[in-house]
This record gives sequence, structure tokens and C1' cells, in this order.
RNA sequence: GAGGUCGUAGCUCAAUGGUAGAGCAGCAGCUUGUGGAGCUGCGGGUUGGGGGUUCAAUUCCCCUCGGCCUCC
Repeated sequence: GAGGUCGUAGCUCAAUGGUAGAGCAGCAGCUUGUGGAGCUGCGGGUUGGGGGUUCAAUUCCCCUCGGCCUCC
């Protein structure tokens, strides 16, 4: 330099153009002699960044940044 793939919550990952979710973690309450476990609830996201298409984009298109793989 060329091609491919991935990037979404603190972590691991979902979401086939129509309200962004789960598990674990965190916080609060209940329970317990204490802790843990268990149960209930709550908070947490510019979906890597920018632009385009569309009534509507995590999803489709272009550019760009970063990680990984292959080729040169």
C1' cells in the first nucleotide's frame, strides 16, 4: 500500500429501517446476629467520529479513526 472483519451501558454481548435491550457489575430496599447468597426496585448509552439516503438509521451508502486477520 490492497482486501476483509470488528467497534453498542463499567465488562461480555444482543437488536433483519419503526420506543436501544439482556447477563454480570453498581446503588437502594427486604431478608440475615454479621457477611454472603436470595428477592424487589433504581440509575447508567452523543450505538468510535463526520456526512449522505429516508417520514424514520445501531441497521443502507461515502469518508475517517482505532483493534484484529490475510496479501503485497